The prediction has a mean pLDDT of 81.
The RNA shown here (transfer RNA) has 75 nucleotides and comes from a Candidatus Woesearchaeota archaeon.
It was read from a public genome assembly.
The organism belongs to Candidatus Woesearchaeota, within Archaea.
Rfam family: tRNA. About the family: Transfer RNA (tRNA) molecules are approximately 80 nucleotides in length.
RNA sequence: GCCCAAGUAGUGUAGCCUGGCCUAGCACUCGAGCCUGUCGCGCUCGCGACCCGGGUUCAAAUCCCGGCUUGGGCG
Numbered sequence: 001g002c003c004c005a006a007g008u009a010g011u012g013u014a015g016c017c018u019g020g021c022c023u024a025g026c027a028c029u030c031g032a033g034c035c036u037g038u039c040g041c042g043c044u045c046g047c048g049a050c051c052c053g054g055g056u057u058c059a060a061a062u063c064c065c066g067g068c069u070u071g072g073g074c075g
Stems, first nucleotide, its partner, number of pairs: 001074007010028004020058001030046005051067005
C1' cells in the first nucleotide's frame, strides 16, 4: 500500500442480509422497593447505548459514500 471482518448502555450481546410493530430488546453490573432476624438468593421497578461526518428516503442502528479505531490476510 491492497483486501476482508468488527465497532450498539459500565460489561457481554440480539437486531443490520429483508428500512417502519423500535420509545433500540436481553443478561450481568448499578440504584430504589418488596421479601428476610441480617446478608445472600428470589421478585418488581428504574437509570443507561447505535464509532464520526455526509447522502438517499415520508422514514436509517439497518441502504450508499468518506473517515477513524481494532483484529486478520496478502505484498